Molecule: SAM riboswitch aptamer (S box leader)
Organism: Cytophagales bacterium
RNA sequence: GUUUUAUAAAGAAGCAUGGAGAGAACAGGCUCUACGAAAUGCUGGCAACCUACCCCUCACUCAAUAGCAAGAGCAGGCAAGGUGCUAAUUCCUGCCUAAAUCAUUUAGGAACUAUAAAAC
Numbered sequence: 001g002u003u004u005u006a007u008a009a010a011g012a013a014g015c016a017u018g019g020a021g022a023g024a025a026c027a028g029g030c031u032c033u034a035c036g037a038a039a040u041g042c043u044g045g046c047a048a049c050c051u052a053c054c055c056c057u058c059a060c061u062c063a064a065u066a067g068c069a070a071g072a073g074c075a076g077g078c079a080a081g082g083u084g085c086u087a088a089u090u091c092c093u094g095c096c097u098a099a100a101u102c103a104u105u106u107a108g109g110a111a112c113u114a115u116a117a118a119a120c
Base pairs, nucleotide, nucleotide: 001120002119003118004117005116006115007114008113013043014042015041016040017039021032022031023030026094027093028092029091044086045085046084049082050081051080053077054076056073057072058071060067061066095109096108097107098106099105100104
């Protein structure tokens, strides 16, 4: 980088360096920002995708209400390891469908994007 699957309305900030932009890209909107943007570093935190571990179940052993190294599963727990994340729903809209409507709004779906895991 490509493909597949899953998730995306919850959650979690301080400091230092930095010095003007930022919110993925394009367009529109809206928002953040010299009371200091992006980026980088440090420390903390959130979450629970993967691994480990606990509990439990199966299987297995046994005369047994007992055991259970290795194995399979696993609602729940944990947060040690691998990632990720830490303004606003992926900030909102863009394409399709449906309903109501004067403009528009609401609901659902898709696409895009992001992250994880697996494969290549």